[in-house]
Molecule: transfer RNA
Organism: Chloroflexota bacterium
RNA sequence: GCCACCCUAGCUCAAUGGCAGAGCAUACGCUUCGUAAGCGUGAGGUUAUGGGUUCAAAUCCCAUGGGUGGCU
Numbered sequence: 001g002c003c004a005c006c007c008u009a010g011c012u013c014a015a016u017g018g019c020a021g022a023g024c025a026u027a028c029g030c031u032u033c034g035u036a037a038g039c040g041u042g043a044g045g046u047u048a049u050g051g052g053u054u055c056a057a058a059u060c061c062c063a064u065g066g067g068u069g070g071c072u
Stems, first nucleotide, its partner, number of pairs: 001071007010024004018055001026042005048064005
């Protein structure tokens, strides 16, 4: 330099163009003499950034940024 893929909660990851979710972590509660384990409830998101298409975009298109891999 070229090509491909990825970017969603604190972390790891889901999500047919039509309500953004799970596990872990975290907060509170139940249970216990106490702790761990277990159970319940809650909070936590400009879906990397900016445009475009569409009645409607995390999803499709373009650009930019970051990351991973391959080729040279």